c-di-GMP-I riboswitch aptamer from a Chloroflexota bacterium, 82 nucleotides, folded computationally. It matches the Rfam family "c-di-GMP-I riboswitch aptamer". From the family's description: GEMM was predicted in a large-scale screen for bacterial structured RNA regulatory elements. Genes associated with GEMM are involved in a diverse array of functions, including chemotaxis regulation, signal transduction, secretion and chitin.

RNA sequence: ACCUCGAAAGGGCAAACCUACCGCGAGGUGGGGACGCAAAGUCAUGGAUCUGCCAACGCGAGCAGACCGCCAGACUGCCGAA
Numbered sequence: 001a002c003c004u005c006g007a008a009a010g011g012g013c014a015a016a017c018c019u020a021c022c023g024c025g026a027g028g029u030g031g032g033g034a035c036g037c038a039a040a041g042u043c044a045u046g047g048a049u050c051u052g053c054c055a056a057c058g059c060g061a062g063c064a065g066a067c068c069g070c071c072a073g074a075c076u077g078c079c080g081a082a
Stems, first nucleotide, its partner, number of pairs: 005080002012037002017032006035069001041075003045072003049066005
C1' cells in the first nucleotide's frame, strides 16, 4: 500500500411527521425534525414495489415515469484497534 473486518476518534447522512413549493400521480426540492445508517455517497444496470396512459370491459401485455433508507450489481470514499 492492498484485501478482509469494524473497536476507538473526528465527524457525516437523515426515517416518520410538520411546513412551503413543484408534479395528473407515484414522488421530488427547501426548512424544521431524528427512526436509524460503516457507505443511508454516486449510478435506474437487473429484479421487486408504486404511478400515469391506452386497451380490455375479465385478465394479461405494452409505453412513459417514480423509487437505491427493498434486494442484487458497478464505481468511489474517512479512520485504523482486535